[in-house]
RNA sequence: CAAGAUGAACGGACGGCUGCUUCCGCUCACCGGAUUCCGGUGUAAUGGGAGAGGAAAGUCCGGGCACCACCGGGCCACAACGCCUGCUAACGGCAGGGCAGGGCGACCUGACGGACAGUGCAACAGAAAACAUACCGCCGCAACGAAAGUUGGGGUAAGGGCGAACCGGUGCGGUAAGAGCGCACCGCCCGGCUGGCGACAGUCCGGGGCACGGAAAACCCCGUUGGGUGCAAGGCCAAAUAGGGGAGCUAUGAGCGGCCUGGCUCGCUCCCGGGUUGGCUGCUAGAGCGUACUGGCAACAGUGCGCCCAGAUGGAUGGCCGUCAGACUGGCAAUAGCCAGUCCACAGAACCCGGCUUACAGUUCGUCUUGCUUA
Numbered sequence: 001c002a003a004g005a006u007g008a009a010c011g012g013a014c015g016g017c018u019g020c021u022u023c024c025g026c027u028c029a030c031c032g033g034a035u036u037c038c039g040g041u042g043u044a045a046u047g048g049g050a051g052a053g054g055a056a057a058g059u060c061c062g063g064g065c066a067c068c069a070c071c072g073g074g075c076c077a078c079a080a081c082g083c084c085u086g087c088u089a090a091c092g093g094c095a096g097g098g099c100a101g102g103g104c105g106a107c108c109u110g111a112c113g114g115a116c117a118g119u120g121c122a123a124c125a126g127a128a129a130a131c132a133u134a135c136c137g138c139c140g141c142a143a144c145g146a147a148a149g150u151u152g153g154g155g156u157a158a159g160g161g162c163g164a165a166c167c168g169g170u171g172c173g174g175u176a177a178g179a180g181c182g183c184a185c186c187g188c189c190c191g192g193c194u195g196g197c198g199a200c201a202g203u204c205c206g207g208g209g210c211a212c213g214g215a216a217a218a219c220c221c222c223g224u225u226g227g228g229u230g231c232a233a234g235g236c237c238a239a240a241u242a243g244g245g246g247a248g249c250u251a252u253g254a255g256c257g258g259c260c261u262g263g264c265u266c267g268c269u270c271c272c273g274g275g276u277u278g279g280c281u282g283c284u285a286g287a288g289c290g291u292a293c294u295g296g297c298a299a300c301a302g303u304g305c306g307c308c309c310a311g312a313u314g315g316a317u318g319g320c321c322g323u324c325a326g327a328c329u330g331g332c333a334a335u336a337g338c339c340a341g342u343c344c345a346c347a348g349a350a351c352c353c354g355g356c357u358u359a360c361a362g363u364u365c366g367u368c369u370u371g372c373u374u375a
Stems, first nucleotide, its partner, number of pairs: 001371010012324007020051006027044001028042006053346001057357002060355005065230004070263007078226005083097005098112001099110004113221002118219002121214001135160002137156003141152004168186006187210001188208005193202003234281004244272006253266003288307008326343007
């Protein structure tokens, strides 16, 4: 200098004028209670504070919270997850490891328990796709033949072929020709030893000629977890109507996704029709944020100090002007830079929080890998 890998941050800034929403406080006006105070309403006036995200998105997971006559135990169905150790309120999340695969590498990916419980599957090619087989070939026997060769049957799986993949690999010996047939090494299986909390690992020790392979993101088996509905939950006030009509069950009934059991509670289910669709609350102090130290590889935890950062309800945070920054285009210059024009990504809270996934113009910083060059 170039090409990559990975982690993080910003994604406009400042000033002036003016506008919007909400919270807190003083004063004032009115109302109620009361007795010099309390509560409520009000824009009447005024002071102060705050005002969209890193994804607010998707509604995919996990919860907080609320309600449901349901609560405890067991079984089933269905669903999700699936190596090990940790973190967390929890998770299908996160961190660090192990193994496998990809990459020269930094790194990346993994839907990662089980194929000897069972069922099913692998197109085409090929002789044959799982306790196998012989298309070409190799060896040897018999018959015919002058010979080449033809026919029949026996042995074989080392060579070749087909395929993504076919019943271990290399070498030596052995054989009629071959073959773990035997041997050495590698690979595989079993047992032990060592290291590690563990998944696992090993130039370790001993034994065994050893092989019924792939795939469960097929059904399945095993282990773990799981009641339902959700702020349009729920609570209160006001108002209005039709204290309407019908059917079934009714303590041997109803109440969990289903069943059994124990407790407890109570009338339950369905259909037709009518009224209300207003206001208040829930509604923002949190598994909260920032920072320092300690522990930990880290995720994170503990302690100390500091801070309060929307609460709307057709739904607020805008408009104008000026300056600057960034990107692009053009011109001038040619180290720097100057002038003009244009543009400025994805995108808007609605009960809250922890994650995951998706979208994103442009800019900045850190660490690491590879290649070239220079010293």
Molecule: Bacterial RNase P class A
Organism: Chloroflexota bacterium